Molecule: Bacterial RNase P class A
Organism: Candidatus Methylopumilus turicensis
RNA sequence: GAAGCUGGCUAGACAGUCGCCGCUCAGCAAUGGGGGGAGGAAAGUCCGGGCUACACAGAGCAGGAUGACGGCUAACGGCCGUACGCUGAAAGCUAGCAAUAGUAUAAGGCGCGGAAUAGGGCCACAGAGACGAGCGUAUUCAGUUACGGUGAAACGCGGUAACCUCCAUCCGUAGCAAGACCAAAUAGGCUGACAAUGGCGUGGCUCGCGCUGUCAGCGGGUAGGUUGCUUGAGCGUGUGAGUAAUUGCACGCCUAGAUGAAUGACUGUCACUUGUCGCAAGGCAAGCACAGAACCCGGCUUAUCGGCCAGCUUCACUU
Repeated sequence: GAAGCUGGCUAGACAGUCGCCGCUCAGCAAUGGGGGGAGGAAAGUCCGGGCUACACAGAGCAGGAUGACGGCUAACGGCCGUACGCUGAAAGCUAGCAAUAGUAUAAGGCGCGGAAUAGGGCCACAGAGACGAGCGUAUUCAGUUACGGUGAAACGCGGUAACCUCCAUCCGUAGCAAGACCAAAUAGGCUGACAAUGGCGUGGCUCGCGCUGUCAGCGGGUAGGUUGCUUGAGCGUGUGAGUAAUUGCACGCCUAGAUGAAUGACUGUCACUUGUCGCAAGGCAAGCACAGAACCCGGCUUAUCGGCCAGCUUCACUU
C1' cells in the first nucleotide's frame, strides 16, 4: 500500500421567539426566578431476574425448556475461553496456447452436539432383495458352504432421538390494569334513639289539606385522589486481579416520571450528503435515517441516512 474481517463511538451544532410536563425558591394570590425533560434500539415482548399478591411456594402428576468441556453472572436458552466439525480470499501450485478448471488455509463466520445394548416406529432414490430375517447366483447328501453390481446402510448386535421415548438439570401461578392507602354524591345494608297526640311541606302562627317514619352513627363498594415511581445487580474516571466474559478498591456524579399521556413549533447562521453551474474561488437547489419512554434491570432479535476511531489476518514492496 491492496484485499478480507471484527469491535466500538456518534446520531447534526449554535443563537433567537413562542409553547408543553415535572422539581425547586419567592409570593396571600396573580405571577416571577432557577434547574431537569427519550433511545441505541424507548420496538418485538422471544429468554432471564428483581418487585408485588396468592399459604414467605414444601411434595406429587401433567406440561415446557435446556443438553461437548470449563468458566462468568442475581439469573439465563445470554456471554467468555478451549477442543472438534463445517465454511472461509487473493496469492501460490498443477493442467491448459489461452479463456478457464482443480487444489489449501488465515483472520473471521456457523454448529438445533447426552443415550440407538430399555422399548416402539421409520429408512426415499437406486437395487433382485431394506430391517430381520429373508433374497439372488454358484455349490452341497443337507438352508451345507461361499460370494453379493446398487445404496447412507446388504446378508450386522446398520442408520435415524429435528418421530415417540429414556437420562440429567431447571421451571408454582399471575402480573404495576401487580399491590397498598384516603375516600364524595346517590341507592341499598347494619346498629341506636325517638315516633301516629309524631315528622315534613303549604312565606310567620292556628285550622284545614297533601305527603311520610324521622334523626344520628357505623361499615363495604363506586367516582375521584395519593402511593408503588424511579438511588439503581446505576453511571464516569483511575487503579488492582483475570487470556477473556467478569470482578475488587478509591474518588466523583444524580441523569424524564407523564396518565387521552409532556419532551414541541418557527426563524436565522454553520456543518454533512447528492445534483447542477463555474477554469477556479464559490454560487444555486434538494435532502439530512430508523424510530419515540409508561414498574425497573440483564440479554437476544429486528429497523437504521451519513460519519469517525481502534484492532486482527493474508499478500506485495521498501529499510